The part of an RNA shown here (small-subunit ribosomal RNA, central domain) has 346 nucleotides and comes from uncultured Nitrospira sp. The RNAcentral record of the full RNA draws on ENA and SILVA. Its mean pLDDT, the model's own confidence on a scale to 100, is 89. NCBI's taxonomy places the organism under Bacteria, Nitrospirota, Nitrospiria, Nitrospirales, Nitrospira.

Context: one part of a larger RNA
RNA sequence: CUGGGCGUAAAGGGCGCGUAGGCUGAUGUUUAAGUUAAUUGUGAAAUCCCUGGGCUUAACCUAGGAAUUGCAGUUAAUACUGGACAUCUAGAGUAUGGUAGAGGAAAGUGGAAUUCUCGGUGUAGUGGUUAAAUACGUAGAUAUCGAGAAGAACACCGGUGGCGAAGGCGACUUUCUGGACCAAUACUGACGCUGAGGCGCGAAAGCGUGGGGAGCAAACAGGAUUAGAUACCCUGGUAGUCCACGCCCUAAACGAUGGGUACUAAGUGUCGGCGGUUUACCGUCGGUGCCGCAGCUAACGCAGUAAGUACCCCGCCUGGGGAGUACGGCCGCAAGGUUGAAACUC
Numbered sequence: 001c002u003g004g005g006c007g008u009a010a011a012g013g014g015c016g017c018g019u020a021g022g023c024u025g026a027u028g029u030u031u032a033a034g035u036u037a038a039u040u041g042u043g044a045a046a047u048c049c050c051u052g053g054g055c056u057u058a059a060c061c062u063a064g065g066a067a068u069u070g071c072a073g074u075u076a077a078u079a080c081u082g083g084a085c086a087u088c089u090a091g092a093g094u095a096u097g098g099u100a101g102a103g104g105a106a107a108g109u110g111g112a113a114u115u116c117u118c119g120g121u122g123u124a125g126u127g128g129u130u131a132a133a134u135a136c137g138u139a140g141a142u143a144u145c146g147a148g149a150a151g152a153a154c155a156c157c158g159g160u161g162g163c164g165a166a167g168g169c170g171a172c173u174u175u176c177u178g179g180a181c182c183a184a185u186a187c188u189g190a191c192g193c194u195g196a197g198g199c200g201c202g203a204a205a206g207c208g209u210g211g212g213g214a215g216c217a218a219a220c221a222g223g224a225u226u227a228g229a230u231a232c233c234c235u236g237g238u239a240g241u242c243c244a245c246g247c248c249c250u251a252a253a254c255g256a257u258g259g260g261u262a263c264u265a266a267g268u269g270u271c272g273g274c275g276g277u278u279u280a281c282c283g284u285c286g287g288u289g290c291c292g293c294a295g296c297u298a299a300c301g302c303a304g305u306a307a308g309u310a311c312c313c314c315g316c317c318u319g320g321g322g323a324g325u326a327c328g329g330c331c332g333c334a335a336g337g338u339u340g341a342a343a344c345u346c
Stems, first nucleotide, its partner, number of pairs: 004317003007300002012314001014201004021194003025088007033081002035077008049065006091191001092188004096183004103177007110154001114150008125136002162169002206247006215241002220236004258313006267290010295302002319346003328339004
């Protein structure tokens, strides 16, 4: 390189936008670059192959042919690919009118709970566990009532419900804002798909500066348990968790399943539209689940949301360990990330 693969065996990039590139709808005219045909030239000789000839055979030598699958020129063909022009509307998009939604950002507001502070009532325990103890409490705790403060999270609704490209997003109100879907027309006229590099987003933890700090809680301390107990259990408790700005860029970032288009049995639940009937229903479009033929699969299973049947583009894999390590590069404040071997060994 070819080939074979990527749900679970090695293998889908965490996700998007998009550059180059690759691929690309229908009809007609034209061109003839690719493509195809014919022909000419060339493709040294030897070798190889075929048919003869010469050494008594063979090896060997020798004559002719074929081959040399290539390149160039000329002439011709025009289905397909490409170029040019014109036209079209089925792809794509725009306009108009609606719909649903924890989609995003900012500002403001609310109640329950928790802790703390102050005050009242009140007295000896409370707390915690398998059982205890550490701990708290006569300096009045726990319990209970009233008042106040603070921070964080938003019970019920809540649902294999919804929205988002993914990460993710749940109190309420307002402002700004992205996307999706539906119906009927009108318009643009291939404007499309994918996407190496690139750019942006990217849970948690972590980092920098400044705030904040109720609860929870790595580290840490103590009490238990135990042979020991650097744990599991208990009492405390600091970073952190929260906010602003700036970094980090990784996850079992999972559907362990890249994106797009087309086609391929029925059944059933649910969400959002539209139409018809109208309490329940039917039809249709878009999403989201379950089940299940054909087909596929090593099996499990997948099965119109494919892992089926095809096409286009990207990423990735090539025995286990060494190793996602070393070295170098790039990025980072650091932690580290990314790219990524070999010796050796089985």